This is a predicted complex of two RNAs, RNase P RNA and transfer RNA, with 411 nucleotides together. It holds a member of the Rfam family "Bacterial RNase P class A". By type it is a ribozyme. Its mean pLDDT, the model's own confidence on a scale to 100, is 78.

[in-house]
């Protein structure tokens, strides 16, 4: 040096001034509020709403059933369909990357066209035998995505696991591994292919619904009808829980207001210790948005690689998609020097 | 902001247990008419929203995206 593999951080560009915005703290006017200061104010995806959890009703959701997720081993976690190590398989010279990977002899369906036969067995050409009728045959051709183990050798009339080695299956012991599997011995002549992201058959989880959830003030309105084996959100039984001036269903009127839930959490950051690692334990310091029609902006000024996808709305762990670029670790193959 | 439904031809739709993708109306020619319009015959016209996976083989099965439509209080 050239060509590649896999990780990590960074990202409204930074730094100053002046003018606004949101909400919090202090302080002053002495209030339907409104001035001053002071710090702090959008992401790695905040998206998509595909997963799983917190919290919140409804029994702190209990039994069966239907559903529906998932499906190789161990771990990890609150939890997962995420991670993390590892085991087959397939790419890939190699770093290395892909993988929904239980189960097709428990059933049941499907496998168009072609072809003889697509799974109950069977024979178009062929090859043997035979004068033919007709029989053996499955090596060879042909069909096809797929054709009842492959190769080689012996056998044979011609062939065939009909023998026999070798390799692949199944199975059964022993070794190694927690464990998926791996390896060696030994056996069975091999007997029935593909689809389970067709139903389904195992094993594991899973009760609904969602901050418009639920609580609480305030305003305001008009009632009628029907149900009581009804209601209390579940797909459907039981079960629990609630009932007469109650509950609920419809129709109809009425409100379009405030408070709370709302941000201190599975939170971040440093150290220490286990553990390959994901991760966890102790410990020290931090506090880093909380709007409600919805704030996070604008001008100037210097630098510099010249700035992409994009804007919280109850919170959190993944995931998946969308990004113009920057910095870095380690590591693979190829040249050429030394 | 939660949360459903859905996408097939210019429009409105079928299409089920995966095997060459239909109908209606619409549109082009042609017949019939003096001449349209009814009718009548023939014809063209789809990347089955995109992109992947599974399979021998997708519109159909599965995951991701991207459009459109609804519902709450």
């Nucleotide at each position: 040096c050239a060509a590649g593999g896999u990780g990590g951080g960074c990202g409204a560009g930074a730094u100053g001034a002046u003018c606004g915005c949101g909400g919090g703290c202090a302080u002053c006017c002495a209030c339907a509020g409104g001035g001053u200061g002071c710090a702090c104010g959008a992401g790695g995806a905040a998206a998509g709403u595909c997963c799983g959890g917190g919290c919140u009703c409804c029994a702190g959701a209990g039994g069966a059933c239907a559903u529906g997720a998932c499906g190789c081993c161990g771990g990890g976690u609150a939890a997962c369909a995420c991670c993390c190590g590892g085991g087959g398989g397939c790419g890939g010279u190699g770093a290395c990357g892909c993988u929904a990977c239980a189960g097709a002899u428990a059933g049941c369906g499907c496998c168009a066209c072609a072809g003889a036969a697509a799974a109950u067995a069977u024979a178009c050409c062929g090859c043997c035998g035979g004068c033919a009728a007709c029989g053996g045959u499955a090596a060879g051709g042909g069909u096809g995505a797929a054709a009842u183990g492959g190769u080689g050798g012996g056998g044979u009339a011609a062939g065939a696991g009909c023998c026999c080695a070798c390799c692949g299956c199944g199975c059964a012991u022993u070794u190694g591994g927690u464990a998926a599997c791996a390896a060696a011995u030994g056996u069975g002549g091999c007997a029935g292919g593909g689809c389970a992201a067709g139903c389904c058959u195992c094993g594991u989880c899973a009760g609904g619904a969602g901050c418009a959830a639920g609580a609480c003030c305030a305003a305001g309105c008009a009632g009628c009808a029907g149900a009581u084996a009804g209601g209390g959100u579940g797909g459907u039984c039981c079960g629990c829980c609630u009932a007469a001036u109650a509950u609920c269903u419809g129709c109809g009127g009425g409100u379009a207001g405030g408070u709370u839930g709302c941000u201190u959490g599975a939170c971040c950051a440093g150290c220490u210790a286990g553990g390959u690692a994901a991760c966890u334990a102790g410990u020290u310091g931090g506090c880093u948005a909380g709007a409600u029609a919805g704030a996070u902006g604008a001008u100037c000024a210097u630098c510099c690689g010249a700035g992409a996808c994009a804007g919280a709305a109850c919170c959190c762990g993944g995931c998946u998609u969308a990004u113009u670029g920057c910095c870095u670790g380690c590591c693979u193959u190829g040249u050429u020097u030394u | 902001g939660c949360c459903c439904u859905u996408g097939u031809a210019g429009c409105u739709c079928a299409g089920u247990c995966g095997g060459c993708a239909g109908a209606g109306c619409a549109c082009c020619a042609c017949c019939a008419u003096g001449g349209u319009a009814a009718g009548g015959u023939g014809g063209g016209g789809g990347u089955c929203a995109a992109c992947g996976g599974u399979u021998c083989g997708a519109u159909u099965c599965c995951g991701u995206u991207c459009g459109a439509g609804g519902g709450c209080u």